A computed fold for a 544-nucleotide part of an RNA from an uncultured bacterium, annotated as small-subunit ribosomal RNA, 5' domain. The RNAcentral record of the full RNA draws on Greengenes. The coordinates come from a structure-prediction model, not an experiment, and the mean pLDDT is 82.
[in-house]
Context: one part of a larger RNA
C1' cells in the first nucleotide's frame, strides 16, 4: 500500500450478505442434541366419557385401547457433529500396485425358501439392598436360538484338459468326494361350514427371509517422489536386519513365536531434540516468491488420562462396555453415579469472541410397505459497525454576503450560499392498508401401458381436485404526514494534502523517522480556518 477470526480509543442512521473462545485438549449447574418398526413376537394399562345398578361410599359393562409406558427381536446408533492436544509419519499431497484382500444397507441375476427341536425375557413367587441394581422359583412367542434334509452356487481336497506367465504362479474347464442355506408377516381369490364375526384347506400377489454370483459404493494393506528448524545432536539399532517353519489377521509382512545367519541406517543427515495437524486454498507480490492453513471442501487424529476387548459389513466405538488414575457429586458409611474438543448456557483464563430463541416448512439423514416419528445436521430468527457491499442524513432559490466567532496593517478579510427566508421532493426511519416466491412430492381419487390366470397387487406414465410455512404479516407495493429524526474522526514543520491567534517558556509536553520546545513555537495545550477520510476515523499488534 494492501490484509486481518482482531483488539482498544472516540463517535454511531439504515439495509444485504458473511463473519464471531485464536487463550485453559480448564472445570462445568441446567434443557436438547439417535432413535425408530405392532406389515417379526409374546404380552397389555390409566384418566375421560356413555350406560346400569346402588347401602350414595362405591360397583360392573361398554368405550377410551389392541392406544400409553415396558419386554423379546431387526434396522441404525462406525453417518452427521465437534475440536487441533498428539502427530515431522505412507500422517498429508501427487501417481502406481494389490497375481495378498473385505464391502451391510442399493441396482442387476440365478436357485431355493422343506422336517424337526430345546429355550428365555416380558410376566408370576420368594428374597437382598438407602439407592444403584441384584439373586430366585414357575409359564410362554418369535422374521431370537439349536439340529436334520436338499445344493443353484461357492470352498476346500483329489484327478484329467486349455490359455497366460516374470516359471513363484494366476486364470478357464471336466469328473468325483466333502462341507456350507432358510422366516415368516399381510392382503386377495376359489371352495367347504356358519346368521354373523371368526376358523381350516388350497392358490396367488406384495414385503420381508436364506444361499451364491456380478454391478456400484466405501474401506483396509502396500510402492515411488514431495514435504519446518538445530550438527553446541554423530554415530543408530537385539525382533534390530534378512531367511526357514509355523501362528494370527479379510488379506501381504518380523505383525508375532521358534531355529539360522549377521546384518540393517548414516554428513545426499540416520539417531536425538524443538515446533506443527497435512491439503484444495487464503493473504501479498508485476512476478518469481514470502507468509499462512479462521469460515468452506477433502484427508488424518482425538473424544476426562491411560489400556483393553466385545458387538458388528465396518469400532478397538464423543453422548457403548471393562480395568486403573485424577477430579466431581450421592449415601443409611456397606456401597454407587458422572465425562459439553455435540447445541445453547455457566465459572475461570484473557486485549477478545454471541441467545440456556424458533421449526422439521424445505434441503440431508435414521427407521417403517406406509402413514408418521426422530434430528442444536439443517433452515431461520436474536445479539456484535467484526467485514465487505449499498443507501440516507436533503434538493433549487437566496447578498442588507445579517448576526456572532476568528483574524486584521483598523481599510477590511473570513467561516459563507454557509445560514435565515422562499419553492419543492419524499429514499431510508414511523404510520396505515394490502402482501408473495420458497410447496412440490409422499399419501388419496381416476385412467393408459407392462408383469400376471387375474378387474389383487406391484412398477411406469397421465389426469384430477386437496392438505401442509419456522422464517412472517418478513421481502415487495400502495397511500399518510414530515426537512421533520440521522457525522463523526484524525491530521495541519519536512516525509505529507492542509496555517494564523493565544496561552506556555527546555517547564507542562510531543514523537513513526529526522526532530520541536529554553518569551513572538505554523511540531506542547486551547481557538478560528483547512486538509483527508467517512458510519466511521484513528491507534496498537501481525503478515506481505
Nucleotide at each position: 500500500g494492501a490484509a486481518u477470526g482482531a483488539a482498544c480509543g472516540c463517535u454511531g442512521g439504515c439495509g444485504g450478505c458473511g463473519u464471531g473462545c485464536a487463550u485453559a485438549a480448564c472445570a462445568c449447574a441446567u434443557g436438547c442434541a439417535a432413535g425408530u418398526c405392532u406389515a417379526a413376537c409374546g404380552a397389555g394399562a390409566a384418566a375421560g366419557c356413555a350406560u346400569c345398578c346402588u347401602u350414595c361410599g362405591g360397583g360392573a359393562u361398554g368405550u377410551g385401547a389392541g392406544u400409553a409406558a415396558a419386554g423379546u427381536g431387526g434396522c441404525g446408533c462406525a453417518c452427521g457433529g465437534g475440536u487441533g492436544a498428539g502427530u515431522a509419519a505412507c500422517g498429508c499431497g501427487u501417481g502406481g500396485g494389490u497375481a495378498a484382500c473385505c464391502u451391510a444397507c442399493c441396482c442387476c441375476u440365478u436357485a431355493a425358501u422343506c422336517c424337526g427341536g430345546a429355550a428365555u425375557a416380558a410376566c408370576c413367587u420368594c428374597g437382598c439392598g438407602a439407592a444403584a441394581g441384584c439373586g430366585u422359583u414357575g409359564c410362554u412367542a418369535a422374521u431370537a436360538c439349536c439340529g436334520g434334509a436338499u445344493g443353484c452356487c461357492g470352498u476346500c481336497c483329489g484327478a484329467g484338459a486349455g490359455g497366460c506367465u516374470g516359471u513363484g504362479g494366476c486364470u478357464u474347464u471336466u469328473c468325483g468326494g466333502a462341507u456350507g442355506a432358510a422366516a415368516g408377516g399381510u392382503g386377495a381369490c376359489c371352495u367347504c361350514u356358519c346368521c354373523a364375526u371368526g376358523g381350516a384347506a388350497g392358490u396367488u400377489g406384495c414385503c420381508g427371509u436364506u444361499u451364491a454370483g456380478g454391478g456400484a459404493u466405501g474401506g483396509g494393506c502396500u510402492c515411488g517422489c514431495g514435504u519446518c528448524c538445530c550438527a553446541u545432536c554423530a554415530g543408530c539399532u537385539a525382533g534390530u536386519u534378512g531367511g526357514u517353519a509355523g501362528g494370527g489377521u479379510a488379506a501381504u509382512g518380523g505383525c508375532c513365536u521358534a531355529c539360522c545367519a549377521a546384518g540393517g541406517c548414516g554428513a545426499u543427515g540416520a539417531u536425538g531434540g524443538g515446533u506443527a495437524g497435512c491439503u484444495g486454498g487464503u493473504c501479498u507480490g508485476a512476478g518469481a516468491g514470502g507468509a499462512u492453513g479462521a469460515u468452506c471442501a477433502g484427508c488424518c487424529a482425538c473424544a476426562c488420562u491411560g489400556g483393553c476387548a466385545c458387538u458388528g459389513a465396518a469400532a478397538c466405538a464423543c453422548g457403548g462396555g471393562c480395568c486403573a488414575g485424577a477430579c466431581u457429586c450421592c449415601u443409611a458409611c456397606g456401597g454407587g453415579a458422572g465425562g459439553c474438543a455435540g447445541c445453547a448456557g455457566u465459572g475461570a483464563g484473557g486485549a477478545a469472541u454471541u441467545u440456556u430463541g424458533c421449526g422439521c416448512a424445505a434441503u440431508g439423514g435414521g427407521g417403517g410397505a406406509a402413514a408418521c416419528c426422530c434430528u442444536g445436521a439443517c433452515g431461520c430468527a436474536g445479539c456484535a459497525a467484526c467485514g465487505c457491499c449499498g443507501c440516507g442524513u436533503g434538493a433549487g432559490u437566496g447578498a442588507a454576503g445579517a448576526a456572532g466567532g476568528c483574524c486584521u496593517u483598523c481599510g477590511g478579510g473570513u467561516c459563507g450560499u454557509a445560514a435565515a427566508g422562499c419553492u419543492c421532493u419524499g429514499u431510508c426511519g414511523g404510520g396505515u392498508g394490502g402482501g408473495a416466491a420458497a410447496a412440490a412430492a409422499c399419501a388419496c381419487u381416476u385412467u393408459c401401458g407392462g408383469u400376471c390366470a387375474a378387474u389383487a397387487g406391484c412398477c411406469g406414465g397421465a389426469a384430477g381436485g386437496a392438505c401442509u410455512g419456522a422464517u412472517g404479516g418478513u421481502a415487495c407495493c400502495a397511500c399518510c404526514a414530515a426537512a421533520g429524526g440521522a457525522a463523526g474522526c484524525a491530521c495541519c514543520g519536512g516525509c505529507u494534502a492542509a496555517c494564523u491567534c493565544c496561552g506556555u517558556g527546555c517547564c507542562a509536553g510531543c514523537a513513526g523517522c529526522c526532530g520541536c520546545g529554553g518569551u513572538a513555537a505554523u511540531a506542547c495545550g486551547g481557538a478560528g480556518g483547512g486538509u483527508g477520510c467517512a458510519a466511521g476515523c484513528g491507534u496498537u499488534g501481525u503478515u506481505c